[in-house]
This is a predicted structure of a 76-nucleotide RNA (c-di-GMP-I riboswitch aptamer) from a Geobacteraceae bacterium. The sequence was found by an Rfam model in a public genome assembly. Its Rfam family is "c-di-GMP-I riboswitch aptamer". About the family: GEMM was predicted in a large-scale screen for bacterial structured RNA regulatory elements. The organism belongs to Geobacteraceae, within Bacteria.
RNA sequence: UCACCGAAAGGGUAAAGCUUGGGUAACCAAGUGGCACAAAGCUACCAUCCAGUUUCUGGAUAGAGGGGCUGUCGAA
Numbered sequence: 001u002c003a004c005c006g007a008a009a010g011g012g013u014a015a016a017g018c019u020u021g022g023g024u025a026a027c028c029a030a031g032u033g034g035c036a037c038a039a040a041g042c043u044a045c046c047a048u049c050c051a052g053u054u055u056c057u058g059g060a061u062a063g064a065g066g067g068g069c070u071g072u073c074g075a076a
Stems, first nucleotide, its partner, number of pairs: 005074002012037002017032006035063001041069003045066002047061006
């Protein structure tokens, strides 16, 4: 230094629930909240879901899973 790994420290993200709002729907935004996460960072390629005029078109999901790209710290 790299890979595996995950003690410590400093940070980061933010599930359910509740409130308000948006969307036909899947689902989303803001506030609250604090279950978890070392990729819970990015990306719709696979996949899954919704709508329609269903060999197709449009939309949603990155916190179910796989793939691609990038990345913090350093005890055992």